Annotation
The part of an RNA shown here (small-subunit ribosomal RNA, central domain) has 350 nucleotides and comes from a metagenome. Its Rfam family is "Bacterial small subunit ribosomal RNA".

Context: one part of a larger RNA
RNA sequence: UUGGGCGUAAAGGGCACGCAGGCGGACUAUUAAGUUGGAUGUAUAACCUUCAGGCUCAACCUGGAGUCUGCAUCCAAAACUGGCAGUCUAGAGUCUUGGAGGGGAAAGCGGAAUUCUCGGUGUAGCGGUGGAAUGCGUAGAUAUCGAGAGGAACACCAAUGGCGAAGGCAGCUUUCUGGACAAUGACUGACGCUCAUGUGCGAAAGCGUGGGGAGCAAACAGGAUUAGAUACCCUGGUAGUCCACGCCCUAAACGUUGUACACUAGGUGUCGGGGGUUUCAACGCUCUCGGUGCCGCAGCUAACGCAUUAAGUGUACCGCCUGGGGAGUAUGCUCGCAAGGGUGAAACUC
Numbered sequence: 001u002u003g004g005g006c007g008u009a010a011a012g013g014g015c016a017c018g019c020a021g022g023c024g025g026a027c028u029a030u031u032a033a034g035u036u037g038g039a040u041g042u043a044u045a046a047c048c049u050u051c052a053g054g055c056u057c058a059a060c061c062u063g064g065a066g067u068c069u070g071c072a073u074c075c076a077a078a079a080c081u082g083g084c085a086g087u088c089u090a091g092a093g094u095c096u097u098g099g100a101g102g103g104g105a106a107a108g109c110g111g112a113a114u115u116c117u118c119g120g121u122g123u124a125g126c127g128g129u130g131g132a133a134u135g136c137g138u139a140g141a142u143a144u145c146g147a148g149a150g151g152a153a154c155a156c157c158a159a160u161g162g163c164g165a166a167g168g169c170a171g172c173u174u175u176c177u178g179g180a181c182a183a184u185g186a187c188u189g190a191c192g193c194u195c196a197u198g199u200g201c202g203a204a205a206g207c208g209u210g211g212g213g214a215g216c217a218a219a220c221a222g223g224a225u226u227a228g229a230u231a232c233c234c235u236g237g238u239a240g241u242c243c244a245c246g247c248c249c250u251a252a253a254c255g256u257u258g259u260a261c262a263c264u265a266g267g268u269g270u271c272g273g274g275g276g277u278u279u280c281a282a283c284g285c286u287c288u289c290g291g292u293g294c295c296g297c298a299g300c301u302a303a304c305g306c307a308u309u310a311a312g313u314g315u316a317c318c319g320c321c322u323g324g325g326g327a328g329u330a331u332g333c334u335c336g337c338a339a340g341g342g343u344g345a346a347a348c349u350c
Base pairs, nucleotide, nucleotide: 004321005320006319007304008303012318014201015200016199017198021194022193023192025088026087027086028085030083031082033081034080035077036076037075038074039073040072041071042070048066049065050064051063052062053061054060091191092188093187094186095185096183097182098181103177104176105175106174107173108172109171110154115149116148117147118146119145120144121143125136126135162169163168206247207246208245209244210243211242215241216240220236221235222234223233258317259316260315261314262313263312266295267294268293269292270291271290272289273288274287275286276285277284299306300305323350324349325348332343333342334341335340
């Protein structure tokens, strides 16, 4: 490479946008690049296949035919692909109306709780554990009441629920702002799908500068436990956790399931919207569009299971896999302040 694969055996890029590239709806006309048919020329010889002949046969030799699936030129066809021209509305998009939402950014505000400070009451313990001790407390702790300071997080609502491309997002209010959904018509007229390189976003930890620091808490110290205990338990406690700006770019970044489109029994719950029916109204019943769960047929699967939110049936494009270890290591290149990241072998061994 071919073939086969990627939920769990090796394998879906963390997620998106998107240039090149690949692929692309319906109708009409045209063209003839791809495509198809024919003709001519050429494709040395040998080898190979086959037929015939020559050495007594064969090997061997000679001759004829085939093969060399190619290339070039000319003639023709016009279904399909491509080009060009025109038209269309089923894909895609715009406008209008409407409601849902922890989607994002900034500013302001609120209550509960922890801690600390001050004051009152009050007295000998508190705290902690399996049991203890370290620790705190007569310089008045713990408990309790009042006042104040400060930081961080937002109980109940809360969900099997919502929003977001993913990471992720939750007290309340305001301002700015993205996306999705439904309904009705009107408009544009294939404007589409995917996407190597690239660009942006990307939990936590970590890094730089400057703030902040209540609680928690790597490191560290002490007390226990233990044969030991550089742990698990306890008392403390610094980075950090928080904010602003700038880096880092990795995760079991998981649905371990790439994106888009079409098709293929149903049942049931729930979230957002609409139509019909019913009602004074609400509820209810029913149909429908979009999301999110459970069960289940056909089909698929090694099985488990998946099953209109497919792992079914197909199409387009991208990424990735090819025995275990060595190893996500070495080396080179590249990015980073660093930590380290990206790319990524081989010897050897089983």